[in-house]
RNA sequence: CUCAUUGCGAGGGGUGGAGGGACCAGCCCGUUGAAGCCCCGGCAACCGCCUCGGUCACGGAGUCGUGAACGAGGAAAGGUGCCAACUCUGGCCCGGCCGACAAGAAAAUGGCCCGGGGAAGAUGAG
Numbered sequence: 001c002u003c004a005u006u007g008c009g010a011g012g013g014g015u016g017g018a019g020g021g022a023c024c025a026g027c028c029c030g031u032u033g034a035a036g037c038c039c040c041g042g043c044a045a046c047c048g049c050c051u052c053g054g055u056c057a058c059g060g061a062g063u064c065g066u067g068a069a070c071g072a073g074g075a076a077a078g079g080u081g082c083c084a085a086c087u088c089u090g091g092c093c094c095g096g097c098c099g100a101c102a103a104g105a106a107a108a109u110g111g112c113c114c115g116g117g118g119a120a121g122a123u124g125a126g
Base pairs, nucleotide, nucleotide: 001126002125003124004123005122006121011040012039013038014037015036019029020028021027023091024090025089026088041083042082043081046079047078049074050073051072052071053070055068056067057066058065059064087120092117093116094115095114096112097111098110
């Protein structure tokens, strides 16, 4: 840099001793013990692995073998990842609602346990 995913899921102990949730704002978590490190456990299924399917390529020649990408399913012994809160929420754009009054219409600033897209971040693969 490119592609995919990002509403689900899964925590105890030891050590440590004040921070942590990327950034900014908010809001949370934390001395009933934060980060980091170690041990054990778990979740998931990206890569890899197994089975099946049609397709393509190559090889051989009685519909077979090997390989590739793709689709469906499976296991979790391998390589990563993850185990508060939707990626905690927002941060830019569009829409909806509130603001809005007896009725109709309605601007700015602003608000919202609302919807869509994007950005950024994270993880994996290349």
SAM riboswitch aptamer (S box leader) from a soil metagenome, 126 nucleotides, folded computationally. Its Rfam family is "SAM riboswitch aptamer (S box leader)". Its family is annotated with regulation of gene expression in the Gene Ontology. Rfam describes the family as follows. The SAM riboswitch is found upstream of a number of genes which code for proteins involved in methionine or cysteine biosynthesis in Gram-positive bacteria. Its mean pLDDT, the model's own confidence on a scale to 100, is 79.